About this RNA: RNAcentral holds the full RNA, with entries from ENA and SILVA. This is a predicted structure of a 348-nucleotide part of an RNA (small-subunit ribosomal RNA, central domain) from an uncultured bacterium. The coordinates come from a structure-prediction model, not an experiment, and the mean pLDDT is 88. It matches the Rfam family "Bacterial small subunit ribosomal RNA".
Context: one part of a larger RNA
RNA sequence: CUGGGCGUAAAGCGCACGUAGGCGGCGAUCCAAGUUAGAUGUGAAAGGCCUGGGCUUAACCCGGGAACUGCAUUUGAUACUGGAUUGCUAGAGUCCAAGAGAGGGUAGUGGAAUUCCCAGUGUAGAGGUGAAAUUCGUAGAUAUUGGGAAGAACACCAGUGGCGAAGGCGGCUACCUGGCUUGGUACUGACGCUGAGGUGCGAAAGCGUGGGGAGCGAACAGGAUUAGAUACCCUGGUAGUCCACGCCGUAAACGAUGGGUGCUAGAUGUCGGGCAGCAUGCUGUUCGGUGUCGUAGCUAACGCAUUAAGCACCCCGCCUGGGGAGUACGGCCGCAAGGUUAAAACUC
Numbered sequence: 001c002u003g004g005g006c007g008u009a010a011a012g013c014g015c016a017c018g019u020a021g022g023c024g025g026c027g028a029u030c031c032a033a034g035u036u037a038g039a040u041g042u043g044a045a046a047g048g049c050c051u052g053g054g055c056u057u058a059a060c061c062c063g064g065g066a067a068c069u070g071c072a073u074u075u076g077a078u079a080c081u082g083g084a085u086u087g088c089u090a091g092a093g094u095c096c097a098a099g100a101g102a103g104g105g106u107a108g109u110g111g112a113a114u115u116c117c118c119a120g121u122g123u124a125g126a127g128g129u130g131a132a133a134u135u136c137g138u139a140g141a142u143a144u145u146g147g148g149a150a151g152a153a154c155a156c157c158a159g160u161g162g163c164g165a166a167g168g169c170g171g172c173u174a175c176c177u178g179g180c181u182u183g184g185u186a187c188u189g190a191c192g193c194u195g196a197g198g199u200g201c202g203a204a205a206g207c208g209u210g211g212g213g214a215g216c217g218a219a220c221a222g223g224a225u226u227a228g229a230u231a232c233c234c235u236g237g238u239a240g241u242c243c244a245c246g247c248c249g250u251a252a253a254c255g256a257u258g259g260g261u262g263c264u265a266g267a268u269g270u271c272g273g274g275c276a277g278c279a280u281g282c283u284g285u286u287c288g289g290u291g292u293c294g295u296a297g298c299u300a301a302c303g304c305a306u307u308a309a310g311c312a313c314c315c316c317g318c319c320u321g322g323g324g325a326g327u328a329c330g331g332c333c334g335c336a337a338g339g340u341u342a343a344a345a346c347u348c
Base pairs, nucleotide, nucleotide: 004319005318006317007302008301012316014201015200016199017198021194022193023192025088026087027086028085029084030083031082033081034080035077036076037075038074039073040072041071042070049065050064051063052062053061054060091191092188093187094186095184096183097182098181099180103177104176105175106174107173108172109171110154114150115149116148117147118146119145120144121143125136126135162169163168206247207246208245209244210243211242215241216240220236221235222234223233258315259314260313261312262311263310266293267292268291269290270289271288272287273286274285275284276283277282278281297304298303321348322347323346330341331340332339333338
């Protein structure tokens, strides 16, 4: 490169926006670039192939033919692709009327709990464990009552419930703000899909500066356990966890399943809407989400199955035996930690 693949065997970028590029709905007319038919020219010779001939044969040599699947010019064709013009509304979007939601940001605010402080009651234990001890307590602890302070997280509601592109999002209120769904069918008229580079977002931990610090708690110290115990258990406890701003850019960032569109039995639960019927919560139907089971089909099997891993098309990413190795070197990024890109020798 031609292939074959990517849920679990190697393989879907963590996620989005978007540049170039690739691909692209239904008609009409024109052009004729791709496409297609013919003609002409060219496509050296030798070699190869076919055929005939010459050396006694063959190798070898000679003649002829086909071929040289190509290129150029020219004359036609116009289904498809492309280009130009014009039209359409089924894709896409706008508008109007409703709806659901832990979607995001900022400010404020509430109660329970925890710890600490003050005061009252009260007395000898408390705490902790498999059992203990370290630890706290007669300088009055634990328990209990009242008051105060602080920080962090929001029980019940709560649900294979909801929202978000992913990471993720949960007390309450206000403000600012993104997206989605349904109905109407008024408007635009292919405005679309994907997306190399690029840009942005991106849990936790970690880093910088400044705050904050209740609980928890790497490191650390002590007590236990043990043959030992640099652990598991216990008592303490610093970074951190929290806030602001700035970095980092990684995760089993998982549905281990890229995005888009169309098509292909059903059954049942649930969430948000619409319509109709009967009449207060059901039935039927329809749209959108989220689950379970299952037919065809697919799969190595497990399983997937209208939320596909089925049947197809378009675009991107990625894989190519195990180890060496997601390492070395170099580049780029980073304050650092490190990240990203990414080999080879050697070996089985």